[in-house]
RNA sequence: GCGGAUGGCCGGAUGGCCGCGGGGGCGACCCCGAGGAAAGUCCGGACUCCCUGAAGCAACGGUGCCGGGUAACGCCCGGGCGGGGAAACCCGACGGAAAGCGCCACAGAGAACAGACCGCCGCGCUCGCGCGGCAAGGGUGAAACGGUGGGGUAAGAGCCCACCGCGGGGCCGGCAACGGCCGCGGCACGGCAAGCCCCACCGGGAGCAAUGCCAGAUAGGACCUCCGCGGGGCGCGUCCCCAGGGCCGCUUCAGCCCCAGGCAGGUCGGGUAGGCAGCUUGAGCGCACCGGCAACGGUGCGUCGAGAGGAAUGGUCAUCGACGGGGCGCGAGCCCCCGAACAGAAUCCGGCUUACAGGCCAUCCGCGCAU
Numbered sequence: 001g002c003g004g005a006u007g008g009c010c011g012g013a014u015g016g017c018c019g020c021g022g023g024g025g026c027g028a029c030c031c032c033g034a035g036g037a038a039a040g041u042c043c044g045g046a047c048u049c050c051c052u053g054a055a056g057c058a059a060c061g062g063u064g065c066c067g068g069g070u071a072a073c074g075c076c077c078g079g080g081c082g083g084g085g086a087a088a089c090c091c092g093a094c095g096g097a098a099a100g101c102g103c104c105a106c107a108g109a110g111a112a113c114a115g116a117c118c119g120c121c122g123c124g125c126u127c128g129c130g131c132g133g134c135a136a137g138g139g140u141g142a143a144a145c146g147g148u149g150g151g152g153u154a155a156g157a158g159c160c161c162a163c164c165g166c167g168g169g170g171c172c173g174g175c176a177a178c179g180g181c182c183g184c185g186g187c188a189c190g191g192c193a194a195g196c197c198c199c200a201c202c203g204g205g206a207g208c209a210a211u212g213c214c215a216g217a218u219a220g221g222a223c224c225u226c227c228g229c230g231g232g233g234c235g236c237g238u239c240c241c242c243a244g245g246g247c248c249g250c251u252u253c254a255g256c257c258c259c260a261g262g263c264a265g266g267u268c269g270g271g272u273a274g275g276c277a278g279c280u281u282g283a284g285c286g287c288a289c290c291g292g293c294a295a296c297g298g299u300g301c302g303u304c305g306a307g308a309g310g311a312a313u314g315g316u317c318a319u320c321g322a323c324g325g326g327g328c329g330c331g332a333g334c335c336c337c338c339g340a341a342c343a344g345a346a347u348c349c350g351g352c353u354u355a356c357a358g359g360c361c362a363u364c365c366g367c368g369c370a371u
Base pairs, nucleotide, nucleotide: 001367002366003365004364005363006362007361008360009359010358012320013319014318015317016316017315018314020033021032022031023030024029035342039353040352042351043350044349045348046347047207048206049205050204052254053253054252055251056250057249060203061202062201063200064199065079066078067077068076069075080094081092082091083090084089095198096197100196101195102192103191104190117138118137119134120133121132122131123130124129125128146164147163148162149161150160151159165187166185167184169182170181171180172179173178211277212276213275214274221268222267223266224265225264226262227261230242231241232240233239234237244258245257246256247255284303285302286301287300288299289298290297291296323339324338325337326336327335328333
């Protein structure tokens, strides 16, 4: 210098004027006012309401190598295994297929206790066919019932041997996933669980248009007065017993509620519009030190950074800065003009994913050149 990999950050700055939303002040006036994703609403929570409670079971949904982090997670960190790359590094729904069921298209002779199309070998003869042996070679396929090499044989074959693979055993290392080594078995056990299923763990439902308070309107509701009241008992009642019905998907136990209404009068109340609360101080943010490989945790100091609610955060001027394009100049350069992304709070947090003009920083890998 060129090519590549990873992690992180910024995403214009300052001031004036005119506006907009919120807060404070009697007032002049002062203070605050979008993002790294505010987005998708895909996960996890806080908070609130709803569902009689407890235990068990079933159903349904989710997660799925191991260890750690966290309020929690399907997130993050570290590690293992598998795959890609020359490397830095990247990617992985990565539990179980000897619990059971199911499926394996097309092609092919044969697709799961398999099979013989072409071949190879032996024998027979009417000489291109028949009978038998084989599964090494060819062919089909995503996959052909271990692979490579040697021995062996008529030709062959785990038939025998070595190595690799596979299975199960022991020892060692590691918290573990897993790895290493040593002996054993001649191969039995193909693949698919993003098919059912099995195992382990987790999980009630709805969402701030939650929910609570004040309260114009309408309907429903409650109580009192009046009429009326499943069966039996009596002491005639806000009583006891019996029967019936209801409250969880099921069972058991406990508990609770209903079992008579009618219309008239009165009183309470009800909660739509509207207003208020929830509503922003919080698993907060910044810096330093300490523990940890890290995610992260601890301690100290500092700090307050929108709170509207059909929804404000805008416009303009000046100065400056970065980059790109055009113009001037032989050039270093200088001045002028133009352009500058994705997007945008709506209860709040932790993640993931997706969008993004341009720029900055750090670490690492490879190649070339110089020393």

Bacterial RNase P class A from Tropicimonas sp. IMCC6043, 371 nucleotides, folded computationally. It matches the Rfam family "Bacterial RNase P class A". By type it is a ribozyme. Its mean pLDDT, the model's own confidence on a scale to 100, is 77.